[in-house]
RNA sequence: UCCUCAUUAGUCUAGUGGUUAGGAUAUCGGCUUUUCACGCCGAGGGCCGGGGUUCAAUUCCCCGAUGGGGAA
Numbered sequence: 001u002c003c004u005c006a007u008u009a010g011u012c013u014a015g016u017g018g019u020u021a022g023g024a025u026a027u028c029g030g031c032u033u034u035u036c037a038c039g040c041c042g043a044g045g046g047c048c049g050g051g052g053u054u055c056a057a058u059u060c061c062c063c064g065a066u067g068g069g070g071a072a
Base pairs, nucleotide, nucleotide: 001071002070003069004068005067006066007065010025011024012023013022018055027043028042029041030040031039048064049063050062051061052060
């Protein structure tokens, strides 16, 4: 320098052009327990940035950023 893959909550991860973006873990509150833990219920927290296509983009396209892999 080029090619390729990935980027979703504090962390890990699923997902699809339109329905409330789902799950695990962590955090907080409540219930239970003599207390703690476990368990149950609930709450807050998320689509890497910009642009384009579209009636509608987290999803498709382009550019960029960061990280992984490969080639020279």
Molecule: transfer RNA
Organism: Microbotryomycetes sp. JL201